[in-house]
Molecule: transfer RNA
Organism: Candidatus Woesearchaeota archaeon
RNA sequence: GGGCCGGUAGAUCAGCGGUAGAUCGCCACCUUGGCAUGGUGGAGGCCCUGGGUUCGAUUCCCAGCCGGUCCA
Numbered sequence: 001g002g003g004c005c006g007g008u009a010g011a012u013c014a015g016c017g018g019u020a021g022a023u024c025g026c027c028a029c030c031u032u033g034g035c036a037u038g039g040u041g042g043a044g045g046c047c048c049u050g051g052g053u054u055c056g057a058u059u060c061c062c063a064g065c066c067g068g069u070c071c072a
Base pairs, nucleotide, nucleotide: 001071002070003069004068005067006066007065010024011023012022013021018055026042027041028040029039030038048064049063050062051061052060
């Protein structure tokens, strides 16, 4: 320098055109003499950045940034 993959909640990952979900973690309550386990509920995300397409973009297109991997 070039090819490919990825960037979404505190963590690990789904979602792939119609106002974003799971698991673990966190908080509260129930259960216990207390803790753990278990149950119920809740908080937490301007979906890497900037443009473009569209009535509408996390999703499609372009450029860039960051990480991984392969080639040189």